[in-house]
RNA sequence: GAUGCAGGCCGUCUUAUCGCGUUUCGAUUAUUCGAAAUGAGGAAAGUCCGGACAACGCAGAGCACCGUACUUCCUAACGGGAAGGUCCUGGUAAAUUAUCGGGAACAGCCAGUGCCACAGAAAAUAUACCGCCUGCUGUUUCUUUAUGAACGGGAGGUAAGGGUGAAAUGGUGGGGUAAGAGCCCACCGGUCGGGGAGUGAUUUCCGGCGCAUGGUAAACCUUACGGGUUGAAAGACCAAAUAGGUUCUGCUUUUUUGCUCAGGCAAAAAAAGGGCUGCUCGUCCAAUUUCCACUUGUGGAAGAGUAGAAUGGGUAGGUCGAUGGAUCCGAGUGGCGACACUCGGACAAGAUAAAUGAUAAGAAUCUCACUUCUGGUGGGAUACAGAAUCCGGCUUACAGGUCUGCAUCUUUU
Numbered sequence: 001g002a003u004g005c006a007g008g009c010c011g012u013c014u015u016a017u018c019g020c021g022u023u024u025c026g027a028u029u030a031u032u033c034g035a036a037a038u039g040a041g042g043a044a045a046g047u048c049c050g051g052a053c054a055a056c057g058c059a060g061a062g063c064a065c066c067g068u069a070c071u072u073c074c075u076a077a078c079g080g081g082a083a084g085g086u087c088c089u090g091g092u093a094a095a096u097u098a099u100c101g102g103g104a105a106c107a108g109c110c111a112g113u114g115c116c117a118c119a120g121a122a123a124a125u126a127u128a129c130c131g132c133c134u135g136c137u138g139u140u141u142c143u144u145u146a147u148g149a150a151c152g153g154g155a156g157g158u159a160a161g162g163g164u165g166a167a168a169u170g171g172u173g174g175g176g177u178a179a180g181a182g183c184c185c186a187c188c189g190g191u192c193g194g195g196g197a198g199u200g201a202u203u204u205c206c207g208g209c210g211c212a213u214g215g216u217a218a219a220c221c222u223u224a225c226g227g228g229u230u231g232a233a234a235g236a237c238c239a240a241a242u243a244g245g246u247u248c249u250g251c252u253u254u255u256u257u258g259c260u261c262a263g264g265c266a267a268a269a270a271a272a273g274g275g276c277u278g279c280u281c282g283u284c285c286a287a288u289u290u291c292c293a294c295u296u297g298u299g300g301a302a303g304a305g306u307a308g309a310a311u312g313g314g315u316a317g318g319u320c321g322a323u324g325g326a327u328c329c330g331a332g333u334g335g336c337g338a339c340a341c342u343c344g345g346a347c348a349a350g351a352u353a354a355a356u357g358a359u360a361a362g363a364a365u366c367u368c369a370c371u372u373c374u375g376g377u378g379g380g381a382u383a384c385a386g387a388a389u390c391c392g393g394c395u396u397a398c399a400g401g402u403c404u405g406c407a408u409c410u411u412u413u
Stems, first nucleotide, its partner, number of pairs: 001409010012363007020039008041384001045395002048393005053231004060281004065227005070084005085106001086104008107222002112220002114216003129162002131158004136153006170188006189211001190209008235320004245311009254269006270288001273285004289302006327346008364382008
């Protein structure tokens, strides 16, 4: 210097004219006119998480369902962030360790149930295909026999060697054995006990025991922790108008007690139906009246309540929510850091069918061509994109510029 990867910041500027929204001031009959100030982001996107806030009269429990999962810390909280641990992995080196990077959906497989195709003898209470060793035995051959050799059969032992596979009843080395095997030994690994360091995950040291029933849970599942529902078209208030209309169908309209001269009043239980909440429990609200007939307890009617269906009428105007906050900026202190605390300062869109723009000229940056080459001329381009209750994260998009870290290559001193 170039390239690659990772992370952070910026991401156009000026002038003029015209056109918009908000606030303030002045004038004005009148949103009419004039002036000033101000007006879309790092992601405003996705709607993936967490909240603030609002409503459900108030408060719940269990189940279902959903989410998270190494440790500690930060935060209002989070599935987020910081720093560590363990495991896996890439580079470098003086190499069983150190160092610089990267990744993990890092609770549990002896709670249970599944799955592991094909290949292979056998895939988890799972095994002997080839092979190795020891006997028995058949055939052939060597001058005969024996022995030996070649080709077989079959019994027992074996799991070290080979094969299959992603994975095969710990690994390496040695001893031992007929051949082998933790059979024995050393080290590693496993497990149990103890000591040290650390807040902890863990780590390190000592000792005992030949000691291991594979993998898979973004398989069902188990364990621990957490989660009420809905959502700004949430909601609150004001004004106006009408018909809280009409019809049909279903259900409910109950019981007891006390007081009172009567009329009636009060209380309790029950209650169709509705709310909290997907279900259950629980809890809250809720019309509960009058008349008629008769067999005195039944039936009917009116009214009331409630569920569903149909039809019809009025309004769709305004204010708030709605931008002063888990806010932003600066300094100091503490912390490895995320961040916290203290002090000082600032207030910067609030639309409601939805404004924040258009045109012209120039500048800036990038790029291409030419060139009289420290420059100049000409052409082209200037990204992703647009607030809608607000905030903290995550994910995705982005022309170009700039900074930091790491790796590789090249060159020069």
Predicted 3D model of a 413-nucleotide RNA (Bacterial RNase P class A) from a Cyclobacteriaceae bacterium. Its Rfam family is "Bacterial RNase P class A". Rfam describes the family as follows. Ribonuclease P (RNase P) is a ubiquitous endoribonuclease, found in archaea, bacteria and eukarya as well as chloroplasts and mitochondria. It was read from a public genome assembly, where an Rfam model found it. Its mean pLDDT, the model's own confidence on a scale to 100, is 77.